Overview: Predicted 3D model of a 1517-nucleotide RNA (small-subunit ribosomal RNA) from an uncultured bacterium. Its mean pLDDT, the model's own confidence on a scale to 100, is 84. Rfam family: Bacterial small subunit ribosomal RNA. The sequence is in RNAcentral, with records from Greengenes.
[in-house]
RNA sequence: AGAGUUUGAUCCUGGCUCAGAGCGAACGCUGGCGGCGUGCCUAACACAUGCAAGUCGAACGUGAAAGGGAGCAAUCCUGAGUAAAGUGGCGUACGGGUGAGUAACGCGUAGGUAAUCUACCCUAGAGUCUGGAAUAACCUGCCGAAAGGCGGGCUAAUACUGGAUAGAGCGAUGGAAUCCGUAAUUGGGUUUUUCGGGAAAGGGAGGAAGUAAUUCCCUUUGCUCUGGGAUGAGCCUGCGUCUCAUUAGCUAGUUGGUGGGGUAAUGGCCUACCAAGGCUUUGAUGGGUAGCUGGUCUGAGAGGAUGAUCAGCCACACUGGAACUGAAACACGGUCCAGACUCCUACGGGAGGCAGCAGUGGGGAAUCUUGCGCAAUGGACGAAAGUCUGACGCAGCCACGCCGCGUGAGUGAAGAAGGCCUUCGGGUUGUAAAGCUCUGUCGAGCGGGACGAAAAAUAGGAAGGUGAAUAGCCUUUUUAUCUGACGGUACCGCUAAAGGAAGCACCGGCUAACUCCGUGCCAGCAGCCGCGGUAAUACGGAGGGUGCAAGCGUUGCUCGGAAUUAUUGGGCGUAAAGGGUAGGUAGGUGGUCUCAUUUGUCUGGGGUGAAAGCCUUGAGCUUAACUCAAGAAGUGCCCCAGAAACGGUGAGACUAGAGUCUUGGAGAGGGUCGUGGAAUUCCCGGUGUAGCGGUGAAAUGCGUAGAGAUCGGGAGGAACACCAGAGGCGAAAGCGGCGACCUGGACAAGUACUGACACUCAACUACGAAAGCGUGGGGAGCAAACAGGAUUAGAUACCCCGGUAGUCCUAGCCUUAAACGAUGAAUGCUUGGUGUCUGGGGUUUUAUAGUCCCCGGGUGCCGUCGCUAACGCUUUAAGCAUUCCGCCUGGGGAGUACGGUCGCAAGACUGAAACUCAAAGGAAUUGACGGGGACCCGCACAAGCGGUGGAGCAUGUGGUUUAAUUCGACGCAACGCGAAGAACCUUACCUGGGCUCGAAGCGCAGUGGACCGGGGUAGAAAUAUCCCUUUCUCGCAAGAGACUGCUGCGGAGGUGCUGCAUGGCUGUCGUCAGCUCGUGUCGUGAGAUGUUGGGUUAAGUCCCGCAACGAGCGCAACCCUUAUUCCUAGUUGCCAGCGAGUCAAGUCGGGCACUCUAGUGAAACCGCCCCGGAUAACGGGGAGGAAGGUGGGGAUGACGUCAAGUCCUCAUGGCCUUUAUGUCCAGGGCUACACACGUGCUACAAUGGUCGGUACAAACCGUCGCAAACCUGCGAGGGGGAGCUAAUCGGAAAAAGCCGACCUCAGUUCGGAUUGGAGUCUGCAACUCGACUCCAUGAAGCUGGAAUCGCUAGUAAUCGCAGAUCAGCACGCUGCGGUGAAUACGUUCCCGGGCCUUGUGCACACCGCCCGUCACAUCACGAAAGUGAGCUGUACUAGAAGUCGGUGAGCUAACCGCAAGGAAGCAGCCGCCCAAGGUACGGCCCAUGAUUGGGGUGAAGUCGUAACAAGGUAACC
Repeated sequence: AGAGUUUGAUCCUGGCUCAGAGCGAACGCUGGCGGCGUGCCUAACACAUGCAAGUCGAACGUGAAAGGGAGCAAUCCUGAGUAAAGUGGCGUACGGGUGAGUAACGCGUAGGUAAUCUACCCUAGAGUCUGGAAUAACCUGCCGAAAGGCGGGCUAAUACUGGAUAGAGCGAUGGAAUCCGUAAUUGGGUUUUUCGGGAAAGGGAGGAAGUAAUUCCCUUUGCUCUGGGAUGAGCCUGCGUCUCAUUAGCUAGUUGGUGGGGUAAUGGCCUACCAAGGCUUUGAUGGGUAGCUGGUCUGAGAGGAUGAUCAGCCACACUGGAACUGAAACACGGUCCAGACUCCUACGGGAGGCAGCAGUGGGGAAUCUUGCGCAAUGGACGAAAGUCUGACGCAGCCACGCCGCGUGAGUGAAGAAGGCCUUCGGGUUGUAAAGCUCUGUCGAGCGGGACGAAAAAUAGGAAGGUGAAUAGCCUUUUUAUCUGACGGUACCGCUAAAGGAAGCACCGGCUAACUCCGUGCCAGCAGCCGCGGUAAUACGGAGGGUGCAAGCGUUGCUCGGAAUUAUUGGGCGUAAAGGGUAGGUAGGUGGUCUCAUUUGUCUGGGGUGAAAGCCUUGAGCUUAACUCAAGAAGUGCCCCAGAAACGGUGAGACUAGAGUCUUGGAGAGGGUCGUGGAAUUCCCGGUGUAGCGGUGAAAUGCGUAGAGAUCGGGAGGAACACCAGAGGCGAAAGCGGCGACCUGGACAAGUACUGACACUCAACUACGAAAGCGUGGGGAGCAAACAGGAUUAGAUACCCCGGUAGUCCUAGCCUUAAACGAUGAAUGCUUGGUGUCUGGGGUUUUAUAGUCCCCGGGUGCCGUCGCUAACGCUUUAAGCAUUCCGCCUGGGGAGUACGGUCGCAAGACUGAAACUCAAAGGAAUUGACGGGGACCCGCACAAGCGGUGGAGCAUGUGGUUUAAUUCGACGCAACGCGAAGAACCUUACCUGGGCUCGAAGCGCAGUGGACCGGGGUAGAAAUAUCCCUUUCUCGCAAGAGACUGCUGCGGAGGUGCUGCAUGGCUGUCGUCAGCUCGUGUCGUGAGAUGUUGGGUUAAGUCCCGCAACGAGCGCAACCCUUAUUCCUAGUUGCCAGCGAGUCAAGUCGGGCACUCUAGUGAAACCGCCCCGGAUAACGGGGAGGAAGGUGGGGAUGACGUCAAGUCCUCAUGGCCUUUAUGUCCAGGGCUACACACGUGCUACAAUGGUCGGUACAAACCGUCGCAAACCUGCGAGGGGGAGCUAAUCGGAAAAAGCCGACCUCAGUUCGGAUUGGAGUCUGCAACUCGACUCCAUGAAGCUGGAAUCGCUAGUAAUCGCAGAUCAGCACGCUGCGGUGAAUACGUUCCCGGGCCUUGUGCACACCGCCCGUCACAUCACGAAAGUGAGCUGUACUAGAAGUCGGUGAGCUAACCGCAAGGAAGCAGCCGCCCAAGGUACGGCCCAUGAUUGGGGUGAAGUCGUAACAAGGUAACC
C1' cells in the first nucleotide's frame, strides 16, 4: 500500500466481497508446563443453606453453668464479675453489588456559593457547677400455636431532665469607625458599643488522707461552648453531551412580582394575592434508545465504534408510596403502608426479600468453589489486648486472553524399507528414519527450603516532659519475646532417562502452497468471482506442499480498507443528483479611505485538566507478560497581560457596485375593445348528370328524393398563408392578420442626483403548456370514447367512412411535463475568427441610401489554452475563482405503502421498510445484425436454350416391416454420398454349430515331425479322425540350423463407445479479395492509423493523395495442357517427288519435304498508332498477328468460420470387453414394400421411327490379357487360334451425319415397362439375388400444378467411344472426341459476397435480445369487520401508611405551684396532600384476523410481440 467482481475487449461511475487489527466471546478438532490477568454480555427471573456489621465492662445495673478443688454432708472456693441478655455510646449513610430507571445540571469541564452544612480528626480559647424524676434488664401474674404482647414490683448510668454561669455565635434591617466590592447603599468583611435569650458527664491508673463511705492532688481519656483548619456534602451557573419533523407548536404553579411558610441554604420549593407572561425551526413539546466519564478498540490523522475488568460520579436495592432516627438516609442485609410472589400456621394470625460471597433452579450459544485466612493492606468499635470484616489476601475451576518454555541436539547416503507419483529412465517423502555420539529445560522421584514480618503489644534498659513524687502517665530511643492463610509453595541440590509431551487450517484466482484415485450438474463445495454434466490442482480420499503452533479454524460483533457522507477529503450536461419560473423574509456573504474599540483572532504567562492508562527513560520478578518510580503529554476550559494586520462593532468620508433623472429608437412583451380577407363546413337558388369519395387494394359512406363539379347569395365558428429569418420579445410557461386605448421590461447616448442603499435565499407569496374538473355560453373544422368498413391466425390497433366529450369564450379550480441548454442565481478574470438583430460614433459621399472601421447590448457557428471518463464545453464555459440556495449516495421493491397537508374529484406534495440481486449504469471500441443508406461484383436477377417436378424403370434416402433388414452421412455443404462393383467372399448384421495362446505376425522354452500333396469316414461346413507318400543344409559324430504341427509363457484381438478428448485428411464460405505484422504516430485505454479517400482493376491490381514508412500470408506470375511456329530427331508414324507392285491398299525399295510424334526454343508486352484521363494508373478504338488485353482449360484454396464430416481407411488418449463385444463355419440378411423425397435413364415422337447403303474421331486398354482371319448359331455365344509385353497386333463397329426406301399424326411401324417361354456367359454355386440373347406379350405415357435446376462459346444442347472397380454384373462415376446454337437492354428487384457509412438495449452476436397478463410454488409487506397485549393522557372516584395543620372533653413521672391547678406532651378525632385500586373517554405502539391487493423470487408452462435496427405505426415524457 491494495485486490477480485458489470464488458468480446476498454475507460469511467458505482455497489458487493476479501486481505489487517481487536473481543468479557461461543462452537468444532486437538491439547505438555508455568507466570500474570479475565470469567452471567441473556431473566433488575425466582431463590434452599451457610456466611457477608458489629464493637465497647476504661459509660451502667444485673449475672450463670459445665468442669476442677475442699468438705462426711449442707455447703464453700475456683471457674468469674467470665459467658449471656439488657440500658447506654459509636458504627450500621463506609466497604461490597447491579445498571432497571434517567436525554437530566444526570455526567464531563470551567466557575460561583457575599445563599450553605460538615459526626469522627487536627489546632486555639474557655468551661465541665448544682439538683431531680424515671426505665429496661431482673422478679412476678396473664394472653397467644407461634411471632410476640399486656399488667404489677425493684434498680443504674456518659440514658432523660430543672437551675446556675459564659458570649466573640444569633436577633434587634440598632449606633459608631474602617475596609472590600457593585452599573447601582445591591451587598459584604473587620473592630467597638447597648439590650435580649440559650451549655456540659463522667470514667481509668497512681499518690495522699480517712475505719469506711468519701475527699484532695496529679495524670489520662471523655463531655460542653466558641474561632480556625482539614475532609466530605448540598445548591447555582457558562459550555459540551444519541436519534426521529411521517412529533410543530408547548405551558395555569405555567413566567414574573409581593406577603407568608419551609430548608443547613437560594429558589414557585410550597401557599395567598396581583400581572400575563415563559419556551420554540440555533428544533420547544412528544416518541424511541441509552447510566455518564477517565478510558478501551480501530485509524496516518481527523474521525468512527464502544463504556467488561480498574478508577471518579450518578441511580437503584421484590414493585409502588411514605416518613422516622441521625452530622449525613427518605436508608441493599432499618421502620410503616399498599401490591405481587414464596414459606409457616393450632386458620385466629405471622415470616421473608442474594442487583453482598459461595451456591441452586430457570433462561441461554455461553460465564467458576456452597474453599482457606484475617498473616499482609484497608475498615468498624475499643485506652489497649483484641473482636468483627465473603472488603481484602490467597488457593480451586476453565487454553477465555496475554507472555514465557518444552516436545531434543550433533552426526548420519546404501539416498534403506514402506507410501505416493512416473515419460518406467526415475522422482519425492528425505538427513527425514534407523545407526552412532551427546545434552538434561519441563515432567517424575528423593532431599533442603524462603521473601512477604513490620508495626502494635508485653518485658527490660536509656533520655526527656508533667508532677510534691523516685509513683503514675506521656514522648523519643534501644534490646528481647511473639505473629504466615498461601505452603513444605516459590527456589536450590541430587538421581535416572530421549525417555512422558503436536496439532489445526489451507493448497482455482484474490492468497503462500500440486499431483493421483473416486464421483459424474449426482454427492457435495462456496467470503466474492464461481466449481461439479467421464480425463475436476475448486467435491471426497491419499501422497506431497504452505501457513500458524498448544493451539488452529469457524461463527458473531467493532473500526479499517470505504475519498462508499468527502472538515481534512466527493459530486450534480449524458453515470444518482439544478428546485418549472420569479418576487422576497429570517439567515449567510459583502466595495474604497480614516479614526476608535478589542468581541472574534494572534502572542506570552498563570490555574486546572484526579489516580490509573497511552508515550519516554529507568528499576523489580532468571526473561517477557506483569508491576514500581520519574518525566512527558493531555490539542480543552478559566484567569491575567500584550498586539491591532484581518473579520465584527461604533463614528465619519468616498463613488468604481446598485439605484434615480433626461433624450432616443427596436420588439409576435401583457390586457381590453373593435375590425379584415382567404379557406373549410352548412343553408338557399341556378346550370348539369351519374357517379363521387377513399385505399396498397377495397369496402363501409354520399348520390337519380339529383350527389360530386360549377356559378350566385347567405349563416356561423375557429385560425391568421405570403412577409417569416439558426430573426425579435418575455422570469419561465409562452407570444404571430390589422387598428385604437391602457401597461411592464430591456437597451443606447448624456453624466445631473443618492451614497453600499448590494448578492443569494429556507419558510412564504405569485405565475405556471397540455390534459382534466365544476358554472354559463359557443360549436365551423379537428377529434379521445363509441360505431361501422377493411387488414389479420386474431386486430379491442396501425388504414378508411362517421362521430361525442374536448378544443373556443367567461369568472373559478387543478399545479403537473423529456416544464430541457436534461447545464440554479450573482460577480470578477482568461487567445481569437465569422454571421445575424438592435442602438451609438467615425470615414467616404452634395445628401439619403450604401461601403469600411470602432464602441455597447442580445443571439448563433467554429475554435486556442484549460477542463472532461469520454462524448464534448470553450468570454452565452462544462475554464480559473468567490458568495448563497437546491439536490445526490448501488439496482429492484417505489415515487409504492402508511401518516400528514392541499384538492370538488382526478390526484398533487412530503415519502419509507421488509424482501431480493451482484450488479444496474455512462461514454467510447471492435465486430455482427437491420423489413438503414451509398458503391461494386457473381448464370444472382433479367434476356435466352435445355431440363427437373407428371409417366415407366434404375439408384440413393426416409418411413414401415423384419430374427437381421450392419454402420455412417441430414439445409446450401446428407440422399447414383463412404460403395472405382453386397449371389458365397466382401460383411461389420441375424440364426445355428464350433474354438479359447485364440484367425494372422514376433520372442523364449519343451515336444513331435518334414511341410506340401493324394484319398476315406462323420458332418451343412468349420472341424474331428484314419490311410498313403515325403525331408533339406553343415558336421566324422554328438549336435546345431532351416521349415512345420502341438503344448506352455510373454504378449493377442475388438468395424465395441467417445469425431464434444485428438492427429491426419476432407467439405464449406470461396479462387471471395481479403487477413495480418514491425517501427512510427494518435488515443488514459480497448483500439485507430497503415488497409480510409480520388481514380482504376478480375484482384488490398495499379496510380495519385495522405502520419505514416515498410513487410508477410493471399491476388498475379512462375508449373501442366491447348492454339502458331523455327530447330533437332525420323520408327512402329508419314508419302510430295523417283522406282517396284496390287482388284485395291505406304504393300515394297527409298525418302523425312509434309502430316504426325516428342524434346528444346520463339512468340503477347497495352510493345506500336489515335482518343479519353491528373501529363498517372488505366480505359476505348485501330494496325499487325496463329493468338489481344489474366488468349482457353487445369493444378494451385490466405487468416479463419461451422465443437461441420470421419475413432468403419489409417494413427491415437481414456473407457468397456477377454470360454467373448474376440475368432472359425453354414445358411439367411444388407436386394423386404402401403408409402414419401432426391438424383438419373428411357420416352411421349415426323428436326422423328424402322430398314438398307456409306463417311469422318480422340483418348484409353490388353500376356492371370486383348484376341484377328476363318467356321458355326436368328442371336447372346461357341469353335478357332494368327498376331501383339503394343505409334507395329488386337479391343474397334465410332454414333449422330450423308444417300435411298417405308411409315403420315394414330396410344401409332411412337414408347418400351411388365409377363410367359426358350437360351447364352461368368462362376464351387445365378432359388432368395447376376448380366445378356431370341420368340411372344405391349403397361403408363400425347410435353407435365405450385415450385425449381443447369448453362455466356467450341459453352448449352445432342451423338457416340474408352477406362477404373471387376470372375460376372453400369441408366452411376471418371475421361475422350463428333455435330454445334440462342441470348445478355440492363442492375429496380430475389439470393450470395466485398468495401464505406449509420443505428443498436445484440457479443452463444437477429435462429439475438426482450415485455406484460394468466397458471403453479414460495417469501416478506399493505388493507381489512374486528380481537388481544403494552405504554400513556384527561376527567371523576377512591383514599392505606405518613408528614404537616387543627382539635384534643381521654391520658400523663421530672418544671412551676402548699393545693386546686398550670405549663408541656401523648392517644384519639378532623382536615390538606397523596400510592395502589376503580369508572368513563381518548392517543401511541405491537401482535393477530376470514378475505383481499399489489410486489419479489423460481432450467425447461400458456397467450401474444410492446421495446432494442426506420424493431417493421420512430421512440419517449